RNA sequence: GGGCGAGUGGCGGAAUUGGCAUACGCGUACGGCUUAGGACCGUAUCCGAAAGGGUGGAGGUUCGAGUCCUCUCUCGCCCA
Repeated sequence: GGGCGAGUGGCGGAAUUGGCAUACGCGUACGGCUUAGGACCGUAUCCGAAAGGGUGGAGGUUCGAGUCCUCUCUCGCCCA
């Protein structure tokens, strides 16, 4: 230099054909249970008072984009 793949809450990770972003699990907080703890059970857990905003960054297409297109950053693999 060329090709391919990946990037989403604190962490892992889902989102089917473009149609409710964060399902599900972990962790954490509070509560229940227990003599106490573990396990288990319940509720909450992106930002924001709300309206809204948010999928590495910037544009584009579309009524509508995590998903499609262009450029770009980072990481991994392969080729040279």
A computed fold for an 80-nucleotide RNA from a candidate division WWE3 bacterium, annotated as transfer RNA.
Its mean pLDDT, the model's own confidence on a scale to 100, is 83.
It matches the Rfam family "tRNA". It is annotated as a transfer RNA.